[in-house]
């Protein structure tokens, strides 16, 4: 470096649900919470769902896949 992912070590992330706001809406900020995550950091590039004012529209990255970065150092 590159695989891998351990009853390691330090961490981190946050579904549902509530609370306040934004959007016609899927949704989504932010707070509480903690169901889970070895990329549950980016990232709409390819299927797919889901949405609508229905188009070369949007949305969802915790649906699957590729793309990029990245902590650790037992096998």
């Nucleotide at each position: 470096c590159g695989u891998c992912g351990a009853c390691a070590a330090g961490g981190g992330c946050a579904a549902a649900c509530c609370g306040c706001g934004c959007g016609c809406g899927a949704g989504u900020c932010c707070g509480g919470u903690a169901c889970g995550c070895a990329a549950a950091g980016c990232u709409a590039c390819g299927g797919g769902g889901c949405c609508c004012c229905a188009g070369u529209g949007g949305u969802c990255g915790g649906c699957c896949g590729g793309g990029c970065c990245g902590c650790c150092g037992a096998u």